[in-house]
Formats: sequence, structure tokens, C1' cells
RNA sequence: GUUGAUAAGGGCAAACUAUCCGAAAGGAUAGGACGCAAAGUCAUGGGUCUAAGGCAAUAAAUUGCUAUGACAGCCAGGCCGCCGACU
Repeated sequence: GUUGAUAAGGGCAAACUAUCCGAAAGGAUAGGACGCAAAGUCAUGGGUCUAAGGCAAUAAAUUGCUAUGACAGCCAGGCCGCCGACU
């Protein structure tokens, strides 16, 4: 530098359940393992989810739009990194 077929030490933890936080999406902790070689990290570009607040419509109920909220286990990119194999 390339790479993740094999091996060792190991690592993370989907769905679901409980408690807590949150308007929600979602998050934290514990249990639990579907998977993961970056399932480490950063919302930078795209994407997705939500709509408290705001705006619009309405007589009202309500509906629509909107991220400043979220997702890193959707894709790309930045940063950092263990072990093995090959060069």
C1' cells in the first nucleotide's frame, strides 16, 4: 500500500420486552441477538422519519406546508482505529 477467505484476543448489538426522557420521530439504561470488519466517529452532500413552534386554509373540528428536532444499522464523503493475509 492492497485486502477481509482463514485464525486468535476480542468488540458492537436489529426485532422484541421493561423502566425513564421526549409533542413526536427518536434517545438512555437493563435484558435480548438479527446481523456487522469500521454497526467507531462527524448531520458535510443526498435520502428518510417527525411536526412542538411557525405559516396557510377552515365557522370550528381539523387539514396542509415547514427543521430549528431526529436517523451514522440508507447511500456517498471527512477524521480516527484493532487483528490477520498478501505485497